[in-house]
Context: one part of a larger RNA
Molecule: large-subunit ribosomal RNA, domain VI
Organism: Defluviitaleaceae bacterium
RNA sequence: CGCAGGAAAUUUGAGAGGAGCUGUCCUUAGUACGAGAGGACCGGGAUGGACGAACCUCUGGUGUAUUUGUUGGCGACCUACGCCACAGCAAAGUAGCCAUGUUCGGAACGGAUAAACGCUGAAGGCAUCUAAGCGUGAAGCCGCCCUCAAGACUAGAUUUCCCACUUCUUAGAAGGUAAGGCCCCUUGUAGACCACAAGGUAGAUAGGCGAGAGGUGUAAGCAUGGCGACAUGUUCAGCUGACUCGUACUAAUAGGCCGAGGG
Numbered sequence: 001c002g003c004a005g006g007a008a009a010u011u012u013g014a015g016a017g018g019a020g021c022u023g024u025c026c027u028u029a030g031u032a033c034g035a036g037a038g039g040a041c042c043g044g045g046a047u048g049g050a051c052g053a054a055c056c057u058c059u060g061g062u063g064u065a066u067u068u069g070u071u072g073g074c075g076a077c078c079u080a081c082g083c084c085a086c087a088g089c090a091a092a093g094u095a096g097c098c099a100u101g102u103u104c105g106g107a108a109c110g111g112a113u114a115a116a117c118g119c120u121g122a123a124g125g126c127a128u129c130u131a132a133g134c135g136u137g138a139a140g141c142c143g144c145c146c147u148c149a150a151g152a153c154u155a156g157a158u159u160u161c162c163c164a165c166u167u168c169u170u171a172g173a174a175g176g177u178a179a180g181g182c183c184c185c186u187u188g189u190a191g192a193c194c195a196c197a198a199g200g201u202a203g204a205u206a207g208g209c210g211a212g213a214g215g216u217g218u219a220a221g222c223a224u225g226g227c228g229a230c231a232u233g234u235u236c237a238g239c240u241g242a243c244u245c246g247u248a249c250u251a252a253u254a255g256g257c258c259g260a261g262g263g
Base pairs, nucleotide, nucleotide: 001151005162006161007160008159009158010157011156015148016147017146018145021049022048023047024046025045026044027043033038051105052104053103054102055101059099060098061097062096066092067091068090069089070088071085072084073083074082075081109143110142111141116136117135118134119133165175166174167173168172180258181257182256183255184200185199186198187197188196205251206250207249208247209246210245211244212243214240215239216238221234222233223232224231225230
């Protein structure tokens, strides 16, 4: 921009893409078959490999604004605390992200067929699956399963909302509006930007604060014991990024713009 008014939502599916793999074991059954050796079809069940999708409960990885320990230096010195040294080094670790972790998938079913196997059956009194006619039949084909999808210009369908304003010389154009939308702002489940999604005081969107979960591992100060390093008690303390719930304290204020009236 189009989809013959303007919007919001729910959809149909022309078409396109994805997937499509396979082993072993048990049973049927040591049965059919076979002199024996050996050893099934058909059917039922279990468990794997590779591949793929989603997810983070578990197992682990990472986790550079979490916690702790500790070396050298600096802040005049001590304590406490902070900074620099690859994140100084080391140990652990929430959320998120991830696989080596967890769950799930291929299936089953239907239709038309290939090779092949048949029924009926002439030409050609017989015979013949074929000439007319009718069947069975594959991991393959078309559906069924998953995803996208009306720019499918053949532009589809359904539901709901908005209203018949003003000016100019008819057509038409312009202006202010409606439903609605955008700008702007707070953001993240989203993200290169845009978009998408959650919100904007009639509000829990983010921050803060409160409580909790999880993490770390028993803070500082004081007291006691020890010559001292230190230990013990107060104290499962103190601190704490992303997680959960709550709470308008802070910021989403104020405002602007676009947007139908036609056949």